[in-house]
Molecule: SAM riboswitch aptamer (S box leader)
Organism: Brevibacillus borstelensis AK1
RNA sequence: CUCUUAUCCAGAGAAGGCUGAGGGACUGGCCCAAUGAAGCCCGGCAACCUAGCGCAAAGGAACACGUUUCUUUUGAGCCAAGGUGCUAACUCCUACAGGUAGCGAUACCUGACAGAUGAGAG
Numbered sequence: 001c002u003c004u005u006a007u008c009c010a011g012a013g014a015a016g017g018c019u020g021a022g023g024g025a026c027u028g029g030c031c032c033a034a035u036g037a038a039g040c041c042c043g044g045c046a047a048c049c050u051a052g053c054g055c056a057a058a059g060g061a062a063c064a065c066g067u068u069u070c071u072u073u074u075g076a077g078c079c080a081a082g083g084u085g086c087u088a089a090c091u092c093c094u095a096c097a098g099g100u101a102g103c104g105a106u107a108c109c110u111g112a113c114a115g116a117u118g119a120g121a122g
Base pairs, nucleotide, nucleotide: 001122002121003120004119005118006117007116008115013042016041017040018039022032023031024030028093029092043087044086045085048083049082050081052078053077055075056074057073058072059071060070061069062068063066091114096111097110098109099108100107101106
């Protein structure tokens, strides 16, 4: 970088430290920012992967044949040690297609595209 797959309406510093002008991917908007952007450190959130803990169901094995022991898989939980991730606004809204209401401006709904993150593969 490409492909597959799951998730994306919850949560996390109103006053932590360093630093000092940008940031919200992209279009058009609309916002955030010297009452401190981005970045780094610290803190926090979450539970995708790994590890750990018991519980249930199904299967297998052992002999001390039992309300036994061991083990595999699956499921829903707990935990937060390890690998990531995240920590303004629904992925901030939107862009393409369709639909509903409306004279219209517009509002709402659905899907696709794009993007982000994890896991797996090349």